[in-house]
Molecule: transfer RNA
Organism: Minisyncoccota bacterium
């Protein structure tokens, strides 16, 4: 230098172009218990890496860039 893959909650993952972005785990409060762990209930959470474009409508499609990983030279 060229090519490919990945980027969504603190973490791990979902989500057919139709919307109020879902869950597990974590964290907080309460219940239960002699005290913990486990269990139960409630709460807490993301402007989907950035900027544009396409579309009535974009996490999803397209382009560029940023960051990470891999391959070729």
């Nucleotide at each position: 230098g060229c090519c490919c893959c990945c980027a969504u909650a603190g973490u791990u993952u979902a989500a057919u172009g139709g919307a109020u972005a879902a869950a597990a785990u974590g964290c907080a409060a309460g219940g239960u218990c002699g005290c913990g762990a486990a269990c139960c209930u409630u709460g807490u959470g993301a402007c989907u890496g950035u900027a544009g474009g396409u579309u009535c409508g974009a996490a999803u499609c397209c382009u560029a860039c940023u960051g990470g990983g891999g391959g070729c030279a």